[in-house]
RNA sequence: GGGCCCGUAGCUCAAUUGGCUAGAGCGUCGCAUUCGCAUUGCGGAGGUUGCCAGUUCGAUUCUGGUCGGGUCCA
Numbered sequence: 001g002g003g004c005c006c007g008u009a010g011c012u013c014a015a016u017u018g019g020c021u022a023g024a025g026c027g028u029c030g031c032a033u034u035c036g037c038a039u040u041g042c043g044g045a046g047g048u049u050g051c052c053a054g055u056u057c058g059a060u061u062c063u064g065g066u067c068g069g070g071u072c073c074a
Base pairs, nucleotide, nucleotide: 001073002072003071004070005069006068007067010026011025012024013023019057028044029043030042031041032040050066051065052064053063054062
């Protein structure tokens, strides 16, 4: 330098080949339970879907560029 893959919540990951308000587990906070803790139950907060554009009535999804990571070739 070139090819391919990946990037979504603090962490690990979904999202049926473009369409309902982007969800789950763990974690975190509050309440209940307990003498207290743990466990358990209920509830809440937390997201510019890496970034910038484009296509479209509509983009996590399609296209281009760019950044980062992995892998292969040179």
RNAcentral holds the sequence, with entries from ENA. A computed fold for a 74-nucleotide RNA from a Candidatus Dojkabacteria bacterium, annotated as transfer RNA. It matches the Rfam family "tRNA". It is annotated as a transfer RNA. Rfam describes the family as follows. Transfer RNA (tRNA) molecules are approximately 80 nucleotides in length. The organism belongs to Candidatus Dojkabacteria, within Bacteria. The prediction has a mean pLDDT of 81.